[in-house]
Molecule: SAM riboswitch aptamer (S box leader)
Organism: Pedobacter sp.
RNA sequence: UACUUAUAAAGAAAGACUGAGGGAAAGGCCCUGUAACGUCUUAGCAACCUGUACUAGCCGGAAGUAAAAGGUGCUAAUUCCUACUCUGUAGAAAGAGAAAGAUAAGUU
Numbered sequence: 001u002a003c004u005u006a007u008a009a010a011g012a013a014a015g016a017c018u019g020a021g022g023g024a025a026a027g028g029c030c031c032u033g034u035a036a037c038g039u040c041u042u043a044g045c046a047a048c049c050u051g052u053a054c055u056a057g058c059c060g061g062a063a064g065u066a067a068a069a070g071g072u073g074c075u076a077a078u079u080c081c082u083a084c085u086c087u088g089u090a091g092a093a094a095g096a097g098a099a100a101g102a103u104a105a106g107u108u
Base pairs, nucleotide, nucleotide: 002107003106004105005104006103007102013042014041015040016039017038021031022030023029026082027081028080043075044074045073048071049070050069052066053065054064055063079100084097085096086095087094
């Protein structure tokens, strides 16, 4: 890189450096010299994995709860919205599912 599984309408900042684009991609619509994006530092959010404690016992397997030590991740807008299929309608609105992407764990 690829594959599999799970999750996603919640949550969460400041400073320094830099200097023009950025929000994956197409169309929109937004953010951005009142400095976006990116890098670093500190802080925070969350609970995917490991570990810890408890439920809880004789063994094994598995599950749940709590906190947050460690490994990731994240801190504009529902994954910002739409597309593709179906339902629905005179047409819309609206809803469900998929596709693609993101994060975590595992496998190769």